[in-house]
RNA sequence: GCCGGCGUAGCUCAGCCUGGUAGAGCAUCUGUCUCGUAAGCAGAGGGUCACGCGUCCAAAUCGCGUCGCCGGCU
Repeated sequence: GCCGGCGUAGCUCAGCCUGGUAGAGCAUCUGUCUCGUAAGCAGAGGGUCACGCGUCCAAAUCGCGUCGCCGGCU
């Protein structure tokens, strides 16, 4: 230099192909339970969907570019 994959909650990831309310588990917090703690149960908070531009009535999702990480080729 060229090619491919990945980037979504504190962590691990789904959702992207086929555009239409942003989700799950764990963690955190509150309540409940207990003599107390953990576990269990109920609930809550937490997101510029890596960044910018474009297409569209509407973009996490489609197009282009940039950045980062990983792998391959030379």
Annotation
The RNA shown here (transfer RNA) has 74 nucleotides and comes from a Nitrososphaerota archaeon. The coordinates come from a structure-prediction model, not an experiment, and the mean pLDDT is 84. RNAcentral records the identical sequence in 2 taxa. It matches the Rfam family "tRNA". Its family is annotated with triplet codon-amino acid adaptor activity in the Gene Ontology. Rfam classes the family as a transfer RNA.